[in-house]
Molecule: transfer RNA
Organism: Anaerolineae bacterium
RNA sequence: GCCGGGGUAGCUCAGUUGGCAGAGCAGGCGAUUCGUAGUCGCCCGGGCGGGGGUUCGAUUCCCCCCCUCGGCU
Numbered sequence: 001g002c003c004g005g006g007g008u009a010g011c012u013c014a015g016u017u018g019g020c021a022g023a024g025c026a027g028g029c030g031a032u033u034c035g036u037a038g039u040c041g042c043c044c045g046g047g048c049g050g051g052g053g054u055u056c057g058a059u060u061c062c063c064c065c066c067c068u069c070g071g072c073u
Stems, first nucleotide, its partner, number of pairs: 001072007010025004019056001027043006049065005
């Protein structure tokens, strides 16, 4: 330098024929217990790597860039 995968909640990851962003774990509160752990219920938490474009509407489509993983040279 070229090719490809990935970047979404504190962490691990889903999600798109474009139409209200989700789960598990973690955290908080409560129930259960003599108490702890476990279990159960509820709650909190991100507008989707950055910028621009298309569109009534973009996490999703297009362009540029950044980070990261792998391959080729």